RNA sequence: GCCUCGGUAGCUCAGGUUGGUAGAGCGACUGACUGUUAAUCAGUAGGUCGAAGGUUCAAAUCCUUCCCGGGGCG
Numbered sequence: 001g002c003c004u005c006g007g008u009a010g011c012u013c014a015g016g017u018u019g020g021u022a023g024a025g026c027g028a029c030u031g032a033c034u035g036u037u038a039a040u041c042a043g044u045a046g047g048u049c050g051a052a053g054g055u056u057c058a059a060a061u062c063c064u065u066c067c068c069g070g071g072g073c074g
Base pairs, nucleotide, nucleotide: 001073002072003071004070005069006068007067010026011025012024013023020057028044029043030042031041032040050066051065052064053063054062
């Protein structure tokens, strides 16, 4: 340098193919239960979807460029 996969909540990831309210599990917090803790149950908060630009009524999703990481080739 080229090819390929990935970057989404504190962590692990889904969603991308087929554009239409951003989600799950774990964790955190609050409450219920309990002699207390744990477990269990219910709820709440937490996101510029790696960055910028473009297309579109509408972009995590499509297009372009760039940044970061894994793998392969040279």
The prediction has a mean pLDDT of 80.
Predicted 3D model of a 74-nucleotide RNA (transfer RNA) from a Candidatus Micrarchaeia archaeon.
Its Rfam family is "tRNA". By type it is a transfer RNA. Rfam's curators write: Transfer RNA (tRNA) molecules are approximately 80 nucleotides in length.